[in-house]
């Protein structure tokens, strides 16, 4: 970083910096925002995608192997304004997993 694959209406915010844009781009809307955007740091919360632990189920002779809107939050991401803000268009993006 090609590629595959999920998942994007639920849900969680306060402090410290820095200072004017911000919601991906484009059309049209709307909204946030000097009572502080955005970025980064800190802490503290959501959540369960992967690892590990538990519990149920199911198949094997057996090692093992599936399965659950399972339980639980150690450990690796991730995430805390509106459905990815909302209609259109886009060879669009964000994030987990798997890969050479």
């Nucleotide at each position: 970083c090609a590629u595959c694959u999920a998942u994007c209406a639920a849900g969680a915010g306060c402090g410290g910096u820095u200072g004017a844009g911000g919601g991906g781009c484009c059309c049209g809307g709307c909204c946030c925002u000097g009572u502080g955007a955005u970025g980064c740091c800190g802490c503290a919360g959501c959540a369960a995608c992967c690892g590990a632990g538990c519990g149920g189920g199911a198949g094997u002779g057996a090692u093992c192997u599936c399965c659950c809107g399972g339980c639980a939050a150690c450990g690796g991401u991730g995430c805390u304004a509106a459905c990815g803000c909302c209609g259109g268009a886009u060879u669009c993006g964000a994030u987990g997993g798997a890969g050479g």
Molecule: SAM riboswitch aptamer (S box leader)
Organism: Solirubrobacterales bacterium